[in-house]
C1' cells in the first nucleotide's frame, strides 16, 4: 500500500472475491505447565434441595440453665431460647422484559424533603391508660375466652426558642430513660454533609407505501392535593395546542462512559467493570417508613405447581450453587467471613452465596519448556531420478553435557498482627535421579510463502473469486518433500477496514446508472455597490463542568510479560464572562451597474376567432369513343358491351395548401406553413427618463402538454389499424396488391404520456481566432467596406474527457439553487395509495437468481454494404465425364478372413512406381517359448554349417555321414550351440511428438529496428495519386531504412559464335561397292558439349505529372517476366501420416510374440469417382509406302538365321554402349472395298486348342490361334478440362517387375477453334463502411409450448397476534359521604353515664382482570390461479445483431401459435 475477475487484446464505468484487525463465540483434529482474565448471547421458560439479612439483655418484663455466697430464703455472675421494643431489612446481589422519552447524555434552573452522620443554641417537667409473652381461672382443642402484669411500646398535660399559621390580636406545637462513674441516648431548633424528588434547553435508530393530531386536549381564574411546582385533580371559562425543521402512526431498542476498526473524519457494538434507568411469574393498588408503591413485606387478579383429613391452605431462583428444557453454545449443589465492605450493637461479637479463594473450560492475553555440543561411511529405510545420482539429511545411530517444567524429598516469607490465614501439599529457596514425562495443525494453480511422483479419468471429488477433473491433474486422493503458524492450527459465524462501493473530508448525471416533456411560482436557501451601529455566527482569553475507570505518556512492583500501580496529559464538549469586528448576518441611511418601467423603431408559419381562393383526388351528370382497364418482380383478386380506363363540360363535398422553402424564422415547451380581416402575447434594436436590489433558484402547487385513446353531438373527399380476397411461401395470422371500417377533421369534455432528445436543468461571470446566415443599429475613405446588439451553421485554440468528442451556443474555469443516480436481471412488476368513463398514469419494493451487466475505442473475421482490381471464375470456344461393356479404387454387404490407413474443397488408377507363394500386417489348423533378430550376462559342451534317408501339408522330429580356427599352449581368443538372467519383440494413443507432406497459393503479402501519434490495445511505415503478373516502380506524405517473400540469380528449350574431332557428321577432294560415311581424308553442314553472345522499354513517335510506366512502331532468331521448369513467406485447417522413420506414456510377455501350411486381401442383390474400348464412313479392312524423340541393357538387351498361322521356340554375332540390341514409330499419305446396317461398326461373354513365366497359373497371372459376337446408334438433370506447338489426336520408351498395365512418369509425330467483355457463378487481393460476432455467420440470439426445481403475488376463506375505540361487570385499595352495631386513654360528672375522637358496615367515585360489539394493523396457513428465476445437448419458428434480408427503437391502439405484425406521430442511438 493493494490484488484477483467482463475482452481476442485495451481503456474507462461497476459490482463481486481476497490479504488485515477483533470477538462473552461454536466446530473439527491436537494437546505439557504456569501466571491473569473471563465463561447461558438462546426460553424474563419451569423450578427439587441447601444457603443468600438480620441484630440489640448497657430499652422491657417474665421463664429457664450452670457456677459462687448461704441451712434457707434470697443475693451476684455467666449463658440460652420465645415475646413487646429499636434499628436495619429502600443497602448489597441479579436480569434488560418493557421503555424513541415521565429514560439517558450534557448544561442550566427552583418551588422542595433528607434516618444515621458532623456542628451550633435550647431542653429532657407532671401524670395516665393498655396489651404481647408469661402464670392463673373458665372452657376444652381453636390462632377461644377472661383475669393479673413491664418498658426507651402507648396516651393526656405542662412549658417552649432563631419552629408553624395568623384576621397580627393572638393562636398550635416536645421529650424517655439506661448506668458504678465517665457517659450513652431522647425532644425542638438552625446550619453542613449525604442521598433523592422536579423543571428545562440541546443531543439520542428506520419506516411518507403512516399527513393530519389532539378532548383536560392548550391557556386562564379558583379550589383540592403533594414534601415541592405544575391539568397533578376539579368548577367554570376561551379555544387552543403540536405538525414536512416530520407531528401521530408502525417497526426495533434499556442509556452512558466506553468496545472494535480505522490515517482520520466515521461506522458497528453496549459482554465483563463503573454511573444512571427500569423489573422481580401475570395485572392492578395501597400500607409502614426518613427513604418503597418494596426480588428473599401486604391485599387483589390471572396462569401454572404442591399440599390436603376436600373443609380449605402453601409457593414464585431475573440471589449463589444445582435441575429440566431450549441451543452450535457456557463451570461447583465447594471453602472462608482471615482481608476489603456493609447490618445491628457500648462492645465482645453475631450475620453476610456482597466479598475473599479453590474448583471446571487452551475461552482469550501473556510467559516458559519439550534439550545442547560433537558426530559423514553422507548408514538403514523412504521418496524422486537423466539411472551418474539427489533429497529427507548432522537428522539418526554413537560421544560428551546441562536439568527450566514436570516428579520425589526438605525448608519457609508476606498478606496481620498485641491476637486471628480460607487460599495451603502457598510464592520462594535447596536437594535427588535421568534426556528422562512433553508437537500438532494447516496449507503448496493465481491471488499468497511453499512441487513432485502414483491413483482416478467431467467418475470420485475440490473450490473464498477466477477456476480445476473427460488416461502424463504442480487444483481430486494418498505418499514423500516443502511453506506458514506453533500448544496450538484451521474451518464457520459476525463487525469493522480494505469500500473515495452513499462520498462532510472524499463520487458523479451527452453516450456506461442519472436533467423531471416545459413554464408560471408559494415556502425555502442564495444574493451588487457605500457608510454607521449591534455583537447572533466568527475569533481570542479566563472560570466552571466534562466521575472513576479505559486509551495515550512517563516512573514503580510481580524473575520478564499480560496484569497491576503513582503522576501526568488527554477527554476535540457544555456552560458563564470579558474582548475583538476582516467577513456572513440584523438595523438605519444612501448608490446605479443587476431587475424593471417610459418613447420611437423593426422582424417573424408566435396565439385565437371569422371570411375568402386556386390546384389535385374521389363521386355524380351528359357527351366523344368503343376493349380493355389497374396491378406486380411476375401475377391474380378487382373494374369493364348495364360501356370501364381515356377524354370534354358541368355540379357536389371533404381534407389539405405546390413553386416561395433556406442546418431561414417564431414560441416555454408541444409546436406553428394558402390569403385577408379584427383580438391578443412574446423577442430585438436606439435614445432619454424614472423606480431604486425591486434579483436568482425553486420542494410542494399549479398551467400547458405530439401522436395514439375515451364520452357526447356533427362530418366523412383521400388515407387506413381491425376485416375479407388475391399472391409469395415448407407454412405466411407478414411483407406485395385489390377492398375496407373505426380513426383521421370540427365543437365541446377528458386523457398526460413519447427516443416530449441537443440523449446535455436554470441563472450568472471570466477565457483565442475564424466563417455562415436572419433581425436591427452607427461610422466612413463609397468598397475586397469596417465596426457593433440579439439569435443560427461550421472549423478551431487553451482547457476538458475513459475515448468519441465539446469547444463564448462548453461537456472549459467559477459561484447559487432545484431534480436524479449507486452492478445485472426479477422490474418501471407486485401490494398499498392517489388520479383516471375507461385505457392506464404516478408514486414503488421484496424474496430469489447471478459475477458479470455496460460505454468507448482496438485488431480482425463476416454481410443477401460499397469502389476498385486479378484467375480458364463466368462468357466465347474445343474436347470430354454423366448413359453402354470392360479395367481400376472406394462404399455397402458377406465371409472363418475379405489385414490396416486415406475418406467435403485438401479420400476414391490415394499409401501400392505393379497381393497366385512370398509380399501379408488378416483367419484356419498345426507348432514354439530368452524367443525368427539386437545387446550383455550366469554356468557348460566343441562343434557347426552341409549331404543322405524315414514319417509329416509343412514347420519339425528321427536316424546316418561329417568332428573348428587362431594361439604367447594358458577352462587364452574368435566362433557355435546349449543353459540362466536382464530383455527381445507386439499393439494403442498423428487430440503427448519429431520428420515429411497436403491446402490457401506461386495469392502478394507477411513482418521488424529507431522515430512520432495515441493512457492503453494500437496506429503510422505498408495509407493516398499513378502503374504493374507482383507491397513492380514512380510521386506525394511522420516518417526513415530493414527482413521475409515478388523479380532476378540456377535448370532445359529457342537464334548465333568460338573450341572440340568418336562410336556421331559428310559439303569439297579422291578411292571403292549392286547398295551403305564403307575407306583415305575433312572439321564446312547436322548432331553432341563446353564456354560465350543476344532483349534492357535500348532506339522512334503518342499518351502520362518533364516520373513510373503505357501504346504503336522499327530493327531482330526473339519483344516488353520470350515459352517450360524447379523455387512456395508469416501462417491457417488439433489437415494427413506412431503401417516408411524416429519417439513420450499406456497395454501384452507360454501370447497382441515367433515358426510353417492352406486360405484370404481377387467374394457380390447394390451405390458411386477414376479411366479404356466403342457406338462409325473425317470411319473399318485390305495392300503399298514415308518421317521421330525422350530412355533401357550382363541375373541384361538379343541381332541375322531357321520351325511356327500365331503367341513363340531353336539360335547365340554384336554390346559393360553417340560404336551393338531393344527399334518396323502410329497417325499421315497413295490405291482399292464396304455404303448407313446393330453393319465388313462395336468388340464383352464364352467354347476349343495352345504359348510364355515361375516349386507351382484351382481359387488367381498374361499372350496367341479358331470360333461366339452381348451392351451400345453420341448419352437426363448436372459437371469437367483447356488461351498455343495448347486443346484434340497418334504411336514410342520407362520405372515397378520371375511373370502379371486400359494406371504413373517421359518423349516426340499430326495439329486447331475462340476470347465482345467483367452484369453475373466461384475463388482471391486491397481501401472503406456497419456488427450485439472473436470456437469470429456452420456466429450470435428472441419468445411460445413441453419437463424438473425454487421463490413468489392473487384466492372462497381458515387461524392466531397486537392496538384503540364503545359497552357491561365490577376485586382490591383509596377517597367522600354516612355510621342505630362497636370503642381504655382526653374533657364533663359523685356515680351511673354524657361527649370528643376513632373502627366495623354501607353508599358514591375510580378501577385491574373478565364479557360483549364492530373496527383497524400485521403473521401463519389455503383448493386454484397469475408472472418470474433456474435447468449441456425437447419442440416451433427465426424477432433483433450486417441494408440481418420489410431499417431499427419510442410512445399508443387494434390484430395474431410465438417470436412479433399492421396503423398514427416521433427519434437516428
Nucleotide at each position: 500500500a493493494g490484488a484477483g475477475u467482463u475482452u481476442g487484446a485495451u481503456c474507462c464505468u461497476a459490482g463481486c472475491u481476497c490479504a488485515g484487525a477483533a470477538u462473552g463465540a461454536a466446530c473439527g483434529c491436537u494437546g505439557g505447565c504456569g501466571g491473569u482474565a473471563u465463561g447461558c448471547c438462546u426460553u424474563a421458560u419451569a423450578c427439587a434441595u441447601g444457603c443468600a439479612a438480620g441484630u440489640c439483655g448497657a430499652a422491657c418484663g417474665g421463664c429457664u440453665c450452670u457456677u459462687u455466697a448461704g441451712c434457707a430464703a434470697u443475693a451476684a455472675a455467666g449463658g440460652g431460647a420465645a415475646g413487646u421494643g429499636g434499628c436495619a431489612a429502600a443497602c448489597g446481589g441479579g436480569u434488560g422484559a418493557g421503555u424513541a422519552a415521565u429514560a439517558c447524555a450534557u448544561g442550566g434552573g427552583a418551588a422542595u424533603c433528607u434516618g444515621c452522620c458532623u456542628a451550633u443554641c435550647a431542653g429532657u417537667a407532671a401524670g395516665g391508660a393498655a396489651u404481647a409473652a408469661g402464670c392463673g381461672c373458665c372452657a376444652u382443642u381453636a390462632u377461644g375466652g377472661u383475669g393479673c402484669a413491664a418498658a426507651u411500646a402507648c396516651c393526656u398535660u405542662a412549658u417552649a426558642c432563631c419552629u408553624u399559621c395568623u384576621a397580627c390580636g393572638g393562636a398550635a406545637g416536645a421529650a424517655a430513660g439506661a448506668u458504678u462513674u465517665a457517659u450513652c441516648g431522647c425532644u425542638g431548633a438552625u446550619a453542613g454533609a449525604u442521598g433523592a424528588g422536579c423543571c428545562u434547553a440541546u443531543g439520542u435508530c428506520a419506516g411518507a407505501u403512516u399527513a393530519g393530531a389532539u378532548a383536560g386536549u392548550u391557556g386562564g381564574u379558583g379550589a383540592g392535593g403533594u414534601a415541592a411546582u405544575g391539568g397533578c385533580u376539579c368548577a367554570c371559562c376561551a379555544a387552543g395546542u403540536c405538525g414536512a425543521u416530520g407531528a401521530u402512526c408502525u417497526g426495533u431498542a434499556g442509556c452512558u462512559g466506553a468496545u472494535u476498526u480505522g490515517a482520520g473524519a466515521g461506522a458497528a457494538u453496549g459482554a465483563u467493570c463503573a454511573g444512571c434507568c427500569a423489573c422481580a411469574a401475570u395485572u392492578g393498588a395501597a400500607c409502614u417508613g426518613a427513604g418503597a408503591c418494596a426480588c428473599g413485606g401486604u391485599c387483589u387478579u390471572u396462569a401454572c405447581u404442591u399440599c390436603u383429613a376436600c373443609g380449605g391452605a402453601a409457593g414464585g431462583c431475573a440471589g449463589c450453587a444445582g435441575u429440566a428444557g431450549g441451543g452450535a453454545a457456557u463451570a461447583u449443589u465447594g471453602g472462608g467471613c482471615a482481608a476489603u465492605g456493609g447490618g445491628c450493637g457500648a462492645a465482645a461479637g453475631c450475620c453476610u452465596g456482597a466479598c475473599c479463594c479453590a474448583g471446571c473450560a487452551a475461552u482469550a492475553c501473556c510467559g516458559c519448556g519439550u534439550g545442547a555440543g560433537g558426530g559423514a561411511u553422507g548408514a538403514a529405510g523412504g521418496c524422486c531420478u537423466g539411472u551418474g545420482g539427489g533429497u529427507c539429511g548432522u537428522a539418526a545411530a554413537c560421544c560428551u553435557c546441562u536439568u527450566u517444567c514436570a516428579a520425589c524429598g526438605a525448608a519457609g516469607a508476606g498478606a496481620a498482627u498485641a491476637a486471628u490465614g480460607a487460599u495451603a501439599u502457598u510464592a520462594u529457596u535447596c536437594g535427588u535421579a535421568g534426556a528422562a514425562g512433553a508437537a500438532g495443525c494447516u496449507c503448496c494453480g493465481g491471488c499468497u510463502a511453499a512441487u513432485u511422483c502414483c491413483g482416478u479419468g467431467c467418475c470420485a471429488g475440490c473450490a473464498g473469486c477466477c477456476g480445476c477433473g473427460g488416461u502424463a491433474a504442480g487444483a481430486c486422493g494418498g505418499a514423500a518433500g516443502g511453506a506458514g503458524c506453533a500448544a496450538g492450527c484451521g474451518u464457520u459465524a459476525u463487525u469493522c477496514g480494505g469500500a473515495u462501493u452513499u462520498a462532510c473530508u472524499g463520487g458523479g448525471c451527452g453516450u456506461a446508472a442519472a436533467g423531471a416533456g416545459u413554464g408560471u411560482g408559494u415556502a425555502g436557501g442564495u444574493g451588487g455597490a457605500a457608510a454607521a451601529g449591534a455583537a447572533a455566527g466568527u475569533u481570542a482569553u479566563a472560570u466552571g463542568u466534562g466521575a472513576a475507570a479505559u486509551c495515550c505518556c512517563g516512573g514503580g512492583g510481580c524473575u520478564u510479560a499480560a496484569c497491576u500501580u503513582c503522576g501526568g496529559a488527554a477527554c476535540u464538549g457544555c456552560a458563564u464572562a470579558u474582548a475583538a469586528u476582516a467577513c456572513u448576518u440584523c438595523u438605519u441611511u444612501u448608490c446605479u451597474c443587476g431587475a424593471g418601467u417610459u418613447u420611437g423603431g423593426u422582424a417573424g408559419a408566435g396565439g385565437a376567432u371569422g371570411a375568402u381562393g386556386g390546384a389535385a383526388u374521389u363521386c355524380c351528370u351528359a357527351g366523344u369513343g368503343g376493349a380493355g382497364a389497374g396491378g406486380u418482380g411476375a401475377a391474380a383478386u378487382u373494374c369493364a358491351u348495364u360501356g370501364a380506363u381515356a377524354u370534354u363540360a358541368g355540379g357536389a363535398g371533404g381534407a389539405a395548401c405546390a413553386c416561395c422553402a433556406g442546418c431561414g424564422g417564431c414560441g416555454a415547451a408541444g409546436g406553428c406553413g394558402a390569403u385577408c380581416a379584427u383580438c391578443u402575447g412574446g423577442g430585438c434594436c436606439a435614445a432619454u427618463a424614472c423606480u431604486g436590489a425591486c434579483a436568482c433558484u425553486g420542494a410542494g402547487a399549479u398551467a400547458c402538454g405530439a401522436a395514439a385513446g375515451c364520452g357526447u353531438g356533427g362530418g366523412g373527399a383521400g388515407c387506413a389499424a381491425a376485416c375479407a380476397g388475391g399472391a409469395u411461401u415448407a407454412g405466411a395470422u407478414a411483407c406485395c396488391c385489390u377492398g375496407g371500417u373505426a380513426g383521421u377533421c370540427c365543437a365541446c369534455g377528458c386523457c398526460c404520456u413519447a427516443a416530449a432528445c441537443u440523449a446535455u436543468g436554470a441563472a450568472u461571470g471570466c477565457u483565442a481566432a475564424a466563417u455562415u446566415u436572419c433581425g436591427g443599429g452607427a461610422a466612413u475613405u463609397u468598397a475586397u467596406u469596417u465596426c457593433u446588439c440579439g439569435g443560427u451553421u461550421u472549423u478551431a485554440a487553451a482547457g476538458c474527457u475513459a475515448a468519441c468528442g465539446c469547444g463564448u451556443u462548453a461537456a472549459g474555469c467559477a459561484u447559487u439553487c432545484c431534480g436524479c443516480c449507486u452492478g445485472a436481471g426479477u422490474a418501471g412488476u407486485a401490494c398499498g395509495a392517489u388520479c383516471g368513463c375507461a385505457a392506464g398514469a404516478u408514486u414503488a419494493a421484496a424474496a430469489c437468481u447471478u459475477a458479470a451487466a455496460g460505454g468507448a475505442a482496438u485488431u480482425g473475421a463476416c454481410g443477401g454494404g460499397g469502389g476498385c482490381c486479378c484467375g480458364c471464375a463466368c462468357a466465347a470456344g474445343c474436347g470430354g465425364u454423366g448413359g453402354a461393356g470392360c479395367a481400376u479404387g472406394c462404399g455397402g454387404u458377406u465371409u472363418a478372413a475379405u489385414u490396416c490407413g486415406a475418406u467435403a474443397g485438401u479420400c476414391c488408377g490415394c499409401g501400392a512406381g505393379g497381393a497366385a507363394c512370398c509380399u501379408u500386417a488378416c483367419c484356419a489348423a498345426c507348432u514354439u517359448u530368452u524367443g525368427a533378430c539386437a545387446u550383455a550376462u550366469u554356468u557348460g559342451u566343441c562343434g557347426u554349417a552341409g549331404g543322405u534317408g524315414u514319417a509329416g501339408a509343412g514347420a519339425u522330429a528321427c536316424a546316418u555321414c561329417g568332428u573348428c580356427a587362431u594361439u604367447u599352449c594358458g577352462g587364452a581368443u574368435g566362433g557355435a550351440c546349449a543353459u540362466u538372467u536382464a530383455c527381445a519383440g507386439g499393439g494403442u494413443u498423428g487430440c503427448a511428438u519429431g520428420g515429411u507432406c497436403g491446402u490457401c497459393g506461386u495469392c502478394a503479402g507477411c513482418u521488424c529496428g529507431u522515430g512520432u501519434c495515441g493512457u492503453a490495445a494500437g496506429a503510422u511505415g505498408u495509407u493516398g495519386g499513378g502503374u504493374u503478373a507482383a507491397g513492380u516502380c514512380c510521386c506525394g506524405c511522420a516518417a526513415c531504412g530493414a527482413g521475409c517473400g515478388c523479380a532476378a540469380c540456377c535448370c532445359c528449350u529457342c537464334u548465333c559464335u568460338u573450341u572440340a574431332g568418336u562410336u556421331g557428321c559428310c559439303a569439297a577432294c579422291a578411292g571403292g561397292u549392286c547398295a551403305u560415311g564403307c575407306u583415305g581424308g575433312g572439321a564446312a553442314c547436322u548432331a553432341u558439349a563446353a564456354a560465350g553472345a543476344u532483349a534492357c522499354u535500348g532506339c522512334c513517335g503518342g499518351c502520362g505529372u518533364u516520373a513510373a510506366g503505357u501504346c504503336g512502331g522499327a530493327g531482330g532468331a526473339a519483344g516488353g517476366u520470350g515459352g517450360g521448369g524447379a523455387u512456395g513467406a508469416u501462417g491457417u485447417c488439433a489437415g494427413a501420416u506412431c503401417a516408411u522413420c524416429a519417439u513420450g506414456g499406456c497395454c501384452u510377455u507360454u501370447a497382441u510374440g515367433a515358426g510353417u501350411u492352406g486360405g484370404g486381401c481377387u467374394a457380390c442383390a447394390c451405390g458411386u469417382g477414376u479411366g479404356c474400348u466403342a457406338c462409325a464412313a473425317u470411319g473399318g479392312u485390305g495392300u503399298c509406302u514415308a518421317c521421330a524423340a525422350c530412355g533401357g541393357g550382363u541375373u541384361g538387351c538379343a541381332a541375322a538365321c531357321c520351325a511356327g498361322c500365331g503367341a513363340u521356340g531353336g539360335g547365340g554375332a554384336g554390346c559393360u554402349a553417340a560404336u551393338c540390341c531393344u527399334u518396323c514409330a502410329a497417325a499421315a499419305g497413295a490405291c482399292a472395298u464396304c455404303g448407313u446396317a446393330g453393319u465388313u461398326c462395336g468388340g464383352a461373354u464364352u467354347g476349343c486348342a495352345c504359348u510364355c513365366u515361375g516349386a507351382a497359373a484351382c481359387u488367381c497371372g498374361a499372350g496367341u490361334g479358331c470360333a461366339u459376337g452381348a451392351a451400345g446408334c453420341u448419352g437426363g438433370a448436372a459437371u469437367c478440362g483447356c488461351u498455343a506447338g495448347u486443346a484434340a489426336u497418334c504411336g514410342c520408351a520407362a520405372a515397378u517387375c520371375a511373370g502379371a498395365a486400359c494406371g504413373u512418369u517421359g518423349c516426340g509425330g499430326u495439329g486447331a477453334a475462340u476470347g465482345c467483355g467483367u452484369u453475373c457463378u466461384c475463388g482471391g487481393g486491397c481501401c472503406u463502411u456497419g456488427u450485439a460476432c472473436a470456437c469470429a455467420c456452420u456466429g450470435c440470439c428472441c419468445g411460445u409450448c413441453a419437463a424438473g426445481c425454487c421463490a413468489u403475488g392473487g384466492g372462497a376463506g381458515u387461524c392466531g397476534a397486537c392496538u384503540a375505540u364503545a359497552u357491561c361487570u365490577u376485586a382490591a385499595a383509596a377517597u367522600a359521604g354516612u355510621g342505630a352495631g362497636c370503642u381504655a386513654a382526653c374533657g364533663c360528672g359523685c356515680a351511673a353515664g354524657c361527649g370528643a375522637g376513632g373502627c366495623a358496615g354501607c353508599u358514591a367515585u375510580c378501577u385491574a382482570u373478565g364479557g360483549u360489539a364492530g373496527a383497524g394493523u400485521u403473521g401463519a396457513u389455503g383448493a386454484c390461479u397469475g408472472g418470474g428465476g433456474u435447468u449441456a445437448a425437447g419442440u416451433c419458428g427465426u424477432a433483433a445483431c450486417a441494408a440481418g434480408g420489410u431499417a431499427g427503437c419510442c410512445g399508443u391502439a387494434g390484430g395474431a401459435g410465438a417470436a412479433c405484425c399492421u396503423g398514427c406521430g416521433g427519434c437516428u442511438g